[in-house]
Formats: sequence, structure tokens, C1' cells
RNA sequence: CGGACGGUCGCAGUCCCGCGCAAGCGGGGGUGAGGAAAGUCCGGACACCACAGGGCAACGUGCCUCAUGAAAGUGAGGGAUGGGAACCGCGAGGAACCUAGACGGAAAGUGCAGCAGAAAGUAAACCGCCGAUGACCGCGCGCAAGCGUGGCACAGGUAAGGGUGAAACGGUGGAGUAAGAGCCCACCGCGCUUUGGGGUAACCCAGGCGGCUCGGCAAACCCCACGUGGUGCAAGACAGAACAGAGGAAGGGCUGCCCGCCCGUUCAUCCUCGGGUAUUAGUCGCAUCCUGCGCAAGCAGGGCGCUCCGCUCCGGCGGAGUGAGAGAAAUGGCCGUCCAGCCUCGCAAGGGGUGGACAGAAUCCGGCUUACAG
Repeated sequence: CGGACGGUCGCAGUCCCGCGCAAGCGGGGGUGAGGAAAGUCCGGACACCACAGGGCAACGUGCCUCAUGAAAGUGAGGGAUGGGAACCGCGAGGAACCUAGACGGAAAGUGCAGCAGAAAGUAAACCGCCGAUGACCGCGCGCAAGCGUGGCACAGGUAAGGGUGAAACGGUGGAGUAAGAGCCCACCGCGCUUUGGGGUAACCCAGGCGGCUCGGCAAACCCCACGUGGUGCAAGACAGAACAGAGGAAGGGCUGCCCGCCCGUUCAUCCUCGGGUAUUAGUCGCAUCCUGCGCAAGCAGGGCGCUCCGCUCCGGCGGAGUGAGAGAAAUGGCCGUCCAGCCUCGCAAGGGGUGGACAGAAUCCGGCUUACAG
């Protein structure tokens, strides 16, 4: 990007004509899905409800700067972290460069972690090493207390080495020790820092301090900061009966008339309530504006909006596409010609065959995510 054109048969609205009391029937015209129409995950428009102020809950967002945008979001650059890595270093390690991501907090608390393994979270003693110290068994010396020495591996010490694991609580080298150990030292790494410097900032560099304590998971609960009133077009607005029943008027009387007062409400008449209900697949919301053509539906041209592409003196300019409207709901099949791709024949030109997915409007718009032949 999401096959193109034509024919034909349908489907659904709509317009015109004819027939019909009407329901409807017949003829003709014109229109009719997408890049995601999907998920309904964000942000808005619009509508109704709610609304002094504050809090809880729930949901969303989460490094920095800039740009864009109504917002959500998107883009560019940068930083830290993870993975890879030229090269440098005796080594621990450092590191140009490449790359990935929902990148606040694991030093507030709770929770989770199969198998293996002795031990998996204020670590742990299976093998190994040692056995200084305290027992035990010898030997020597000593009057004795005891001292010296050899053994054993009972207590015990030990995280150097082996083994398990994705991971075993810093590393390299030395000193030290019974054997060992940041126990101590140098360096590497790590953490902290109201110090100095650089940067708009995230952050970085240097210095100082700390022997170093602190493992992973927050796309587990949670904590922190910021934000959000709720419901969605079945929102909502308009037109709008009838029966039962209720109220009133008209009615009658005083009194011939008007006012006033009283009586009455059984039937018939009217009004109101019943009810802004049932119903009409009711009308609107609801499908951009102007001009021309057309009886109309609509078509054509231009403007406007949106999306994409290109150019730009950053003000815009140009090109392509697009703006269906509808009741639970139509938009499809076949044929022909061609096209992308694939297979095949052929040295080649070319020929033959095959061939098109995911899906499907329902108030609209901007995003994100997911599906998809080629």
C1' cells in the first nucleotide's frame, strides 16, 4: 500500500413516475465500510445529572531538555541502567562504539521464589582445611603443681578450595594465622557527601568520609509525586393518545336580571390530572459550506476540515486521498480483461498455470494497542 476497470444478477436506504381507499406493487434514477470500521485502553467535542470546602477510595501518568499538539500522545537530542564489544591494564577491572526498554521508590512495611544444595536472607559447615584453645590417649622431665613433645579428630575454629544453583553478602595482590577471614594494608569496585567544578536539566568529574552495612521482583501488594466529579447518543431534546379513577366547570335553588350565598356531582358534554406514559421501527440530535445543473434524490466545480507525501525564504505553497449515515443494522455473488506476488516451460524475448488476507460502520474527532494474504 491494502488490487483496477467493465458487464450481469442480487441486498439496504433514498428520490421521481404510474397503479391502489390503504397496506403495498411495478418502472426508472441515484447512493452505499476500513486501515484497522476491532479492543474500548487513553484524550477531547457534545448531552444530561451532580457540585461550599476538605478528605477517603478508585483509576491514570512517572529520567531530563526541546519541538509539536486542544489534550492524550508523538518526534528529536541527551542522561543513567541492562546486554554486546574494538582496545587498554599483570590482574581485579576500565572502555570508544553498537543496542534494548512503562526508566519514581527494594535503605518504610508486607509478600513471593520450582529444582538442586549443608545453607536462599538479621545467611549457611556437606566435602575439605585446621584443631591454636579445652578434653582424651601415649612418651620424657619433675618430689609435686606442672612443663615439653607426639597422637587422635570429641568439643570447637574456618567462607581460602571443591560441590549445588540464575544467584552463596565485594574483587586482585600482599601482610597475617593453627587454618582462615576487610582482621589489617595497597589498588580495583561500591555506598554516602549542606565540599569544589561543569551542565538549562537529568546527571557527570574531582575531593572528602565509610571497611563495605544494604541480593532479586513494584508489568506483587504497597509508598511517593502529579492529575481525574459521574454517566454515555440506549446521552438527550421535541411531537404525542385512550380506558378506569380523581378534581372542576357548565346545572338547580333563593329571585325576573346582576352580584353574592346555598344544594348537587347519577347520566350525558367540556376542561385538568391520570402522563409528557403507551405508541408511531415518529421527528431531531445525525453528517461540512457556496455556486451551477437536475422535478427530486443527487452530481460537478470551488472553499473549508482531517490524514499522508513533497518543497520551503518557516509565513506557507503544491499534490494525493477523504467528509456513509440506518430500525440490531444493507454494502454481496458470478463472468470477462488486466495487475502485484508465487509456481512452471524457455539460453532469451516471451508463453502457460495459480492468484488477493484480516475484517466489517452505528454520535463524531485525535491517539494507542491488537489482527492481517501479498

Predicted 3D model of a 374-nucleotide RNA (Bacterial RNase P class A) from uncultured Luteolibacter sp. It matches the Rfam family "Bacterial RNase P class A". Rfam classes the family as a ribozyme. Gene Ontology terms of the family: dimeric ribonuclease P complex, tRNA processing and ribonuclease P activity. NCBI's taxonomy places the organism under Bacteria, Pseudomonadati, Verrucomicrobiia, Verrucomicrobiaceae, Luteolibacter. Its mean pLDDT, the model's own confidence on a scale to 100, is 75. RNAcentral holds the sequence, with entries from MGnify. Of the family's consensus pairs, 89% are formed in the model.